[in-house]
RNA sequence: GCGGAUGGCUGGAUGACCGCGGGUCGUAGAGAUGCUUGCAUUUUCUGGGCGCGAGGAAAGUCCGGACUCCACAAGGCAACGGUGCCGGGUAAUGCCCGGCCGGGGAAACCCGAGGGAAAGCGCCACAGAAAACAAACUGCCUGCGCCUGUCGCAGGUGAGGGUGAAACGGUGGGGUAAGAGCCCACCGCGCGCUUGGCAACAAGGGCGGCACGGCAAGCCCCACCGGGAGCAAUGCCAAAUAGGGAUCUUGCGGGGGAAACCUCAGGGCUGUCUUGGCCCAAAGGUCCGGGUUGGCAGCUUGAGGUGUCUGGUAACAGGCAUCCUAGAGGAAUGGUCAUCCACGGUGGCAACACCUGGACAGAAUCCGGCUUACAGGCCAUCCGCGCAU
RNA sequence: GCCGCUGUAGCUCAGCUGGUAGAGCACGUCAUUCGUAAUGAUGGGGUCGGAGGUUCGAGUCCUCUCAGCGGCA
Numbered sequence: 001g002c003g004g005a006u007g008g009c010u011g012g013a014u015g016a017c018c019g020c021g022g023g024u025c026g027u028a029g030a031g032a033u034g035c036u037u038g039c040a041u042u043u044u045c046u047g048g049g050c051g052c053g054a055g056g057a058a059a060g061u062c063c064g065g066a067c068u069c070c071a072c073a074a075g076g077c078a079a080c081g082g083u084g085c086c087g088g089g090u091a092a093u094g095c096c097c098g099g100c101c102g103g104g105g106a107a108a109c110c111c112g113a114g115g116g117a118a119a120g121c122g123c124c125a126c127a128g129a130a131a132a133c134a135a136a137c138u139g140c141c142u143g144c145g146c147c148u149g150u151c152g153c154a155g156g157u158g159a160g161g162g163u164g165a166a167a168c169g170g171u172g173g174g175g176u177a178a179g180a181g182c183c184c185a186c187c188g189c190g191c192g193c194u195u196g197g198c199a200a201c202a203a204g205g206g207c208g209g210c211a212c213g214g215c216a217a218g219c220c221c222c223a224c225c226g227g228g229a230g231c232a233a234u235g236c237c238a239a240a241u242a243g244g245g246a247u248c249u250u251g252c253g254g255g256g257g258a259a260a261c262c263u264c265a266g267g268g269c270u271g272u273c274u275u276g277g278c279c280c281a282a283a284g285g286u287c288c289g290g291g292u293u294g295g296c297a298g299c300u301u302g303a304g305g306u307g308u309c310u311g312g313u314a315a316c317a318g319g320c321a322u323c324c325u326a327g328a329g330g331a332a333u334g335g336u337c338a339u340c341c342a343c344g345g346u347g348g349c350a351a352c353a354c355c356u357g358g359a360c361a362g363a364a365u366c367c368g369g370c371u372u373a374c375a376g377g378c379c380a381u382c383c384g385c386g387c388a389u
Numbered sequence: 390g391c392c393g394c395u396g397u398a399g400c401u402c403a404g405c406u407g408g409u410a411g412a413g414c415a416c417g418u419c420a421u422u423c424g425u426a427a428u429g430a431u432g433g434g435g436u437c438g439g440a441g442g443u444u445c446g447a448g449u450c451c452u453c454u455c456a457g458c459g460g461c462a
Stems, first nucleotide, its partner, number of pairs: 001385010012340007020053002023050003028046003031042005055360001059371002062369005067230004080226005085099005100114001101112004115221002120219002122215003137161002139157007146149001169187006188210001189208003193204004234297004244288007253264004266280005293462001304323008341358001344355004390461007399414004408445001416432005438454005
C1' cells in the first nucleotide's frame, strides 16, 4: 500500500431573525374575587424575562418485566401455549457472556430452533428387485435330468442388481466351488472402564463382529416456565338520560301464630269445561341498547445517565463523586438567511472554481432485549499478500 | 396506542395429517345460426404477497417482512 474480519462511536456545525409546546418568575396590561371604592388577592388570558424540548432505531409489536384492574385460600394435577448442549449473568427473558460439539473458511473469524427416533403412532411421492423388516425376484456356484438352452429340478450363497434424498457398516487383504465380519488391519458403530473437567465433553485403553435408515420447524415423550387483560388499564370530578330491552336471584296482598306453618282471596289473557299455564308490586346482579363525548390524576427520578475505583476471562455486580435530560393529548420539537463541513456532478495537469444538496425515520405509561430500515464519516484490534529497511 | 384476521388464475373461492395446484364465472378456437346470445366441444392462463430456513421435497411447517381489513374508552 492492497484485500479481508471483528468491535465501538457519530448521524451535519456555528450564528442571526421569525414561530410552536411545556416549566418557572409574577415586574406590565386585561379579567375575576373581596371589601375599607382604591387598594389587596389570584395566575384565567395577553405580553415580557430565564431555562428546556425526538431516536439509534422513537419502527415491527416478536419476547421479558414494572404498574393497574379482574379472577383465585396455598399448593398440586389435567388441558393449552412456549423454551430446549453445558455453566454463569439478570428484576425477568426465547436476551447476554464464557465454554463444548458439528459445519464453513488459507487465516483472522463466522454460522447452528444444538434434548429424545432401542416408549409408541404416522409419513417416506416418482424411480427401483426391494423403502424399514425381513423376505421375495434376479444374479453367482455345485450336482442331477434331457427336449442341449434366454431350459427344468434340488442344494449352497448373501447384496452383485444403478434406481433413489436415503439400500443389510466402509476400504484393503486373506479365504472359498461361488461367496459372505467367515477371518485380519484401519476407519465407523454400540457397551463398560480409567484419567481430566462443576458440567456439556475430551483423551486413552478394553470388550462386542455389527444388532439400531431419515423426519419430532408431524403427533408425541422427558425436563423446565407461564392465571387473564392491558394506560383506549385504572381512579376521581363535572356533564348527560327514556331509566329502554333481555335474563337471573331474592321477594310479594288480608287474617291467625313466637316461629315453622295454616287459612282466605283480586284483575287480565289463554283454554269448550275441569285440572292448569302466563302476566299485573319491589330491590339487586349480568348482558345489550341509548346519552355524554369535557377536565384532573395515572405521567415521567428511573432495575436512570456520566466519571472513577474494586471484584470477575466476560456478561455483570458493588463503592464513591456528580448530573436531572420532552411530557403533548388529533398531539409541540419548525421555517428563512449567512458562513462552513461531508457526499455527488462539471471544468482543470494541479491548486482550485461553479452547481446541487443532507440516509433511515419521528416520542405518546415506562423500562430490558431481539428483529427490521439506514447516505455517509471516524476510531481501535486482528488476519493474509506485496514492497522497503 | 393496544389486540386480532386475511393474502392461491382476470374475479369469487377450494386445496385435510407435506409428494406434478383445482372448481365456477371470464378469455381464445371450432361447431350450431342468415347473424348475435344461449348451448356443445376443446384449449390457454398460476411459481400460491415477498425473502430466508427445516425437509430428499413446502401453497401447506417455522422466522422475518410487505399490503389490506376489523375491534376497543

This is a predicted complex of two RNAs, RNase P RNA and transfer RNA, with 462 nucleotides together. It holds a member of the Rfam family "Bacterial RNase P class A". The family's RNA type in Rfam is ribozyme.